[in-house]
This is a predicted complex of two RNAs, RNase P RNA and transfer RNA, with 436 nucleotides together. Its mean pLDDT, the model's own confidence on a scale to 100, is 77. Rfam match: Bacterial RNase P class A. About the family: Ribonuclease P (RNase P) is a ubiquitous endoribonuclease, found in archaea, bacteria and eukarya as well as chloroplasts and mitochondria.
């Protein structure tokens, strides 16, 4: 210098004029007033009400390597294993396929209790496009073919035998653990893949949400359906064993549940909190602890806006200058805005700034 | 605030994880004096977007975007 990887910050500044919401004040006036995502509402909590002895099980949903952090998490940090990259570094829903069921198209002989199309070898005979037997090496198909490479061996072959690699097994060593390691044993026609198919195992979860919930004011006219209880009548009607019994209907109730109608104003909840800033300590880190300081929106159809000036960064045009650069004019600020509050995740984001690391080339 | 559904050709819809199809529409041709009808053929799809699981994804999973519906 070129190319690449990781992390962090900022995302408009200052002033004038007019205006908006909260709070304080009799008033003048003073003071505070959106974000890194306020967003999507995808997770986890706080808080409140409902249900419920506690707990467990079933069902349903979720999570899924190990250790740590946290109020908690599907989040974060540090490791392990696998994959990608020359590297810095990045990605992974990453338990179980000897509990069971299911699926594996096409092609191919054969796709899950393996199997024999072309082949190779031996042998019989009618000597070939054939029968019988042996083999699973070679070919071809596929995403995947029941260990791989090399050697020995054989009629031809094959873990049939051997070496190395792979796989499996139990103990050992290191590590809290996931896991890693060298040695030993097993010849392996054992143990294919898929669980983001059903499922099994372990762990977690009671339900609803600030339109929760409580209070005040206003409203609660006149109704409907069902249930329950009861009254009255020589009531109506049906059945039977007919001067009785039972059922239904008519009728009533400050009764219960539901529907529908009405009211849709105010106050609390409502913003001081797992809070922010600084310093120190523990820890690889996430994070935690101690001390000091600060108060930082609470609206309810919903406030943060408009305009002017100055300067800075960006884009376009022109002039001067060999270049760096200087001057003038025009333009113009990304995504987007609270609604009970926090911790995360995800997504959107013009431009600018800073730090660390890797590869290649050149120079010293 | 909470719950649910859908996205495939211009339109309306199909499709067990295994080569994305149908009807209408469009275009071309035949039939007709011409148009329509009828018949024959053709073109048109990154299956809303981006990742992942799998040998293989329209389908399974995750995130996002858009549209619609329901409850208080």
């Nucleotide at each position: 210098g070129c190319g690449g990887g990781g992390g962090g910050c900022u995302g408009g500044g200052c002033g004038g004029u007019c205006g908006c919401g909260g709070c304080a004040g009799u008033g003048a006036u003073g003071u505070c007033g959106a974000g890194g995502a306020a967003a999507g509402u995808c997770c986890g909590g706080a808080c409140u009400c409902c249900c419920u002895g506690a707990a467990a099980c079933a069902a349903c949903g979720g999570u899924g390597c190990c250790g740590g952090g946290u109020a908690a998490c599907a989040c974060c940090c540090g490791g392990c294993g696998g994959g990608g990259g020359c590297a810095a570094c990045c990605c992974c829903a990453g338990g179980g396929a000897c509990a069971g069921c299911g699926c594996c198209a096409c092609a191919g002989a054969g796709a899950a209790c393996a199997g024999a199309c072309u082949g190779c070898c031996g042998u019989g005979u009618a000597u070939a496009u054939u029968g019988c037997g042996g083999c699973a090496c070679a070919g071809g198909u596929g995403a995947a073919a029941c260990g791989g490479u090399g050697g020995g061996g054989u009629a031809a072959a094959a873990g049939c035998c051997c070496a190395c690699c792979g796989c499996g097994g139990g103990a050992c060593u290191g590590g809290c653990a996931a896991c890693a390691g060298a040695a030993c044993c097993g010849g392996c026609g054992a143990c294919g893949g898929c669980a983001a198919g059903c499922c099994c195992c372990a762990c977690c979860g009671g339900g609803a949400g600030c339109a929760a919930u409580g209070c005040c004011a206003a409203a609660u006219a006149g109704g409907g359906a069902c249930c329950g209880c009861g009254u009255c009548g020589u009531g109506g009607u049906g059945u039977g064993u007919u001067u009785c019994a039972c059922g239904c209907c008519c009728u009533g109730c400050a009764g219960g549940u539901c529907c529908g109608g009405g009211u849709u104003g105010g106050c609390a909840g409502c913003u001081a909190g797992a809070u922010c800033c600084g310093u120190g300590a523990a820890g690889c880190a996430a994070u935690u602890c101690a001390c000091g300081g600060g108060c930082c929106a609470g609206a309810u159809g919903a406030a943060u806006g408009a305009u002017c000036g100055c300067a800075c960064a960006g884009g376009g045009g022109g002039g001067c200058g060999u270049u760096u650069g200087c001057c003038c004019c025009c333009u113009g600020g990304a995504c987007a805005a609270g609604a009970u509050c926090c911790g995360g995740c995800u997504u959107a984001u013009a431009g600018g700034c800073c730090c660390c690391c890797c590869g290649c080339g050149c120079g010293u | 605030u909470g719950g649910g559904a859908u996205g495939u050709a211009g339109c309306u819809c199909a499709a067990u994880g295994g080569u994305a199809g149908a009807g209408c529409a469009a275009c071309a041709g035949u039939u007709u004096u011409u148009g329509g009808u009828a018949c024959u053929g053709u073109a048109g799809g990154c299956u809303a977007u981006a990742g992942g699981u799998u040998c293989g994804a329209g389908u399974c999973c995750u995130a996002u975007c858009a549209u619609c519906c329901c409850a208080g």